[in-house]
C1' cells in the first nucleotide's frame, strides 16, 4: 500500500425492500414489594446512527471522501 468486514444508549446487540417518534437486554435512577437487603414487579432517564459531503419528497439503511478496529494478500 490492496481488498474485505465493522462502527446505532454506559455496555452487548437488532434494526428487513429508503418511509410512521430509532429500539431490545444488561446496567443505571425513581418507586412497590420487605424488618433491612435480595429476588420480582411498575415507571423514568439517556442516541439525531463514528465523522464529512452527496442522491432523494424522504437516508441508520443508497453512493463518495475520512476516520478508528478486524481478518486477507503483499
Nucleotide at each position: 500500500g490492496c481488498g474485505u468486514c465493522u462502527g446505532u444508549a454506559g455496555c452487548u446487540c437488532a434494526g428487513u425492500u429508503g418511509g410512521a417518534u430509532a429500539g431490545a437486554g444488561c446496567g443505571u435512577c425513581g418507586g412497590a414489594c420487605u424488618c433491612c437487603g435480595a429476588c420480582u414487579c411498575c415507571g423514568g432517564a439517556g442516541g439525531c446512527c463514528g465523522c464529512a459531503g452527496g442522491u432523494u419528497c424522504a437516508a441508520a439503511u443508497c453512493c463518495u471522501g475520512u476516520c478508528a478496529g478486524g481478518c486477507g494478500c503483499a